[in-house]
C1' cells in the first nucleotide's frame, strides 16, 4: 500500500438483500416460591442502531466519507 467482513441493551447475535412496530437468548431488578439459597413461574428497566452528511414524508436499513476490530494480498 490493495482488497473484503464486520460495527444494534452490560455479553452473544437477528433485523439490512425488500425503508414504516427496534427485538431474541443470556445476564441485571422486584415479586411468587423455600427456613435461606438454587432451580422454576410472572413482572420491569435498559440503545446517540460506531460516527458524520446525503437522498426520501419516513433510514438501523439506500448512497458517499470517515473511524475501529478481523480476514486476505503484498
Nucleotide at each position: 500500500g490493495g482488497g473484503a467482513a464486520c460495527g444494534u441493551a452490560g455479553c452473544u447475535c437477528a433485523g439490512a438483500c425488500u425503508g414504516g412496530g427496534a427485538g431474541a437468548g443470556c445476564g441485571c431488578c422486584a415479586g411468587a416460591c423455600u427456613g435461606a439459597a438454587g432451580a422454576u413461574c410472572u413482572g420491569g428497566a435498559u440503545g446517540u442502531c460506531c460516527c458524520g452528511g446525503g437522498u426520501u414524508c419516513a433510514a438501523a436499513u439506500c448512497c458517499c466519507g470517515g473511524c475501529g476490530u478481523u480476514c486476505c494480498c503484498a